[in-house]
Formats: sequence, C1' cells, structure tokens
RNA sequence: UGAGUCGGCCGGGUGACCGCGACGCUCCGGCGUCGAGGAAGGUCGGGACUCCUCCGGGCAGAGUGCUGACGAGAGUCAGGGCGGGGCGACCUGUCGGAAGAGGGCAACAGAGAGCAGACCGCCGAUGGCCCGAGAUCGUUCCUCGGAACGAGAUCGGGCACAGGUAAGGGUGAAACGGUGCGGUAAGAGCGCACCAGCGUCGAAGGCGACUUCGGCGGCUGGGUAACCCCCACUCGGAGCAAGGCCAAGCGUGAGACGUGAGCCGCCCGGCUCGCUCCCGAAAGGAAGCAAUCUCCAGGUAGGCCGCAAAGAUGGAUGGUCACACAGGAAGCUUCGGCUUCUGGACAGAAUCCCGCCUACAGGUCGACUCACCGU
RNA sequence: GCCCUCGUAGCUCAGCUGGACAGAGCACCGGACUUCUAAUCCGAUGGUCGCAGGUUCGAAUCCUGCCGAGGGCG
Repeated sequence: UGAGUCGGCCGGGUGACCGCGACGCUCCGGCGUCGAGGAAGGUCGGGACUCCUCCGGGCAGAGUGCUGACGAGAGUCAGGGCGGGGCGACCUGUCGGAAGAGGGCAACAGAGAGCAGACCGCCGAUGGCCCGAGAUCGUUCCUCGGAACGAGAUCGGGCACAGGUAAGGGUGAAACGGUGCGGUAAGAGCGCACCAGCGUCGAAGGCGACUUCGGCGGCUGGGUAACCCCCACUCGGAGCAAGGCCAAGCGUGAGACGUGAGCCGCCCGGCUCGCUCCCGAAAGGAAGCAAUCUCCAGGUAGGCCGCAAAGAUGGAUGGUCACACAGGAAGCUUCGGCUUCUGGACAGAAUCCCGCCUACAGGUCGACUCACCGU
Repeated sequence: GCCCUCGUAGCUCAGCUGGACAGAGCACCGGACUUCUAAUCCGAUGGUCGCAGGUUCGAAUCCUGCCGAGGGCG
C1' cells in the first nucleotide's frame, strides 16, 4: 500500500419558516413542555398485569437435553467433544441413551445388509471317486516251482463330489478392526508384536464437561432416536377486543294513580253485551274503548379507567429553504484541487418489559490475519 | 391479539409413513389422418419441487430460520 476477519459506536447535523398530536396555562389573540427505533418489524421464547377452574395429583400432548458462572427455569457469556469451510485472522453446524429396555428402516447394485454371506478365487487336511506301487491274507487250479481272482494296512499322483475358508477380486453410503510375523491343507484374533477403538482401574491438570499418561481385560459387540421409543427436567387455560367502574333506549321484576259491564276462581289470554269511528242501501265486516309515573337488580349501545415524561378513538411525530458534512456521476486541471448536478439506508410505535430471529446505504474507532514493497 | 393451511411444468393437481431419472391431465411444438379445420392417434419439449442452512449413504418428503399467498376465532 492492497485484500480481508472480529468487536464497539453513529446511522444524518444546525438554523429559520409553515404545519400535526397530547397535556398544562390563558386576558380566548395565543403561549409553554413533550413527541419513534436499534430494530418500533416477525409474533419466535418468556415475564409483568388481568380473568376463568381451583383441594391436590395423574394420563395424553408439547418443548428442552455437553460443562461452569450470571440470571427468573427464557436466555447471555466463557469453555469442552464431534464435524464442515478458509493459506490465515476467523466463521459455521451439532450435542442424553443404539454393547446397559424394546420395536422399525436401509431403494438400486451385490453371493451376502444384521447375532451376514461362498459368485469368482484358494484349499480339499478329513470323508468320497480314479490311477499306480504294494508287505500281507483268503479262495480256486496245477506241470507243486507257481498262476489267476479277490480283499487290503501303507505310500505316491490326480478329480474338485461332499466340504473347509472371509486372506484376495468384485458390489455398495455401509461387508463384522489395520499392518507385519508365525501358523495352517488353505485360511481366520487362531497365536504374538505394534497401532486404532471400547470397557475398567490408577496418576496428573481442570470447579466441571473433558484432556494427557500408564496398567489390566475381553479380543471389536455397524448406522439411524431432526423414526417410534426410553431417561431427566419444564409446561393449567385465555389474552388489553384481558379485565374493572358508570350507564341511555327497549325489555324483565315490584309498586302507585287508575281503566264500559259481566263471565271463564286471580294474572295472562279469551267469550258475550254496550259505546265511538270507518266501509256499506241493508245484512254485515274492520278498528278502538288505558295510558302515565316511581323504584330495584342485571346489563347492551356509549363513556371512563387499565394507559405511561410520545400515545389512540382507523391511528400525530411532517414539509420547504439556507449553511456546512460524508457519498456518487460528469467536466476542467498546474494532480494540490475547482465547478455543476445528484443525494443519505432498513424501516415506522398501539398494554408494558426482557430475550431471540430477520432487514439495514454509508461513515468511524480499536484489535488481528495474509500478500507485496521499503528499512 | 391468538392461531391454522398451502407454495411441485404455462395452468389444475398427485407424489410428502425418506430411495433409483419427480409424474398425470390440459395447454404449447412436430408428425399421421383430412380438400382444410376440429376431434382422434403417435412422438417430443418444458421443473433451482418458494429461498437458505442442517440431519441422513440418500431430502419434494424430516428439522430450523426467512419469503409469499389464503383462511379461521375473539
């Protein structure tokens, strides 16, 4: 100098003018004070607050799962184990249990996919078959010397039939530890040495998760629980349209003053007669002949509280101009700069608080890494 | 305020108790039939499975976080 990593902060400033909302004062003209964010967003996890059930517990369901500290059991910070990315600073994912409960799943390929498997290959020790040699034995014949036939311990060779074998090839994401020596018919933790891993014991470090080292053991008992499940812990439900107070109108209940007559015991409802009015020539039909007032309780509309040093009730928090400040583009340039234009992100409270996640132009500070150059 | 469902080809949908190259109908394109068109038959094209990360040998499917659309209750 260039390219990056991590963390913190700012995320528009000042002034003038015109506006908006709430509150307070007022001489009713106005004046004063306050007025968005780190995320107010997503509504993801909790809490405050309020109501419901309430004597307590369980099932079902849901969530979380390494360690320590803080905190409120959310979460934050630091650390640990196992992965992934980057040359690096560093970033990022995940976290109980699969030998010690049980069940399920693994396409295709492959001989075999779960206390496995014999396709090629290797062997064929042991059985089996074939060939050769063959001590010895039996039977028959005879020229008594032997000959023929049969059995057969044993030895050698072959076949690859039974069978053995997980070293090698091949398939697969995964094939039941790896290397070497011995061993074997061939092989194999079958034996041994070393290494990896598991369990256990001990020592050292650490508060701890855990790490390092050493001894012993069986020799290896795969994956998946972001499949069911098991273990441990947590969770009652609803949400400010929660909820509380006041309370029109209509209606319910109680009563007062009352209301053409009679009847169905009363209310309600109904029947008959009478009166008023309308239609009609009449018969007859239809409507009406009782409203008003007071009080109690619950409670709707509505209002207030809940509700705030912004605040709400369909929702105020803005606009213009000037000055400098970053940034971008164009032109000029004596490479110092100058002029003109443009222009400042994401986003906007609605009961409040904490946390998480997500979005965010640009600027600035600190620490660190890599490359090149100079000393 | 409290919740739920969905996103797959140009359109409408399957597949979502994990498995090979993700399918169906319609549409579009080419061919056959026909004088031509429609209908019919044959063939072909077309997919970042909304996006990103993770679990797994393997993800459209399972988990987490976003984006978009629709719906319910008070």
This is a predicted complex of two RNAs, RNase P RNA and transfer RNA, with 449 nucleotides together. The prediction has a mean pLDDT of 76. Rfam match: Bacterial RNase P class A. By type it is a ribozyme.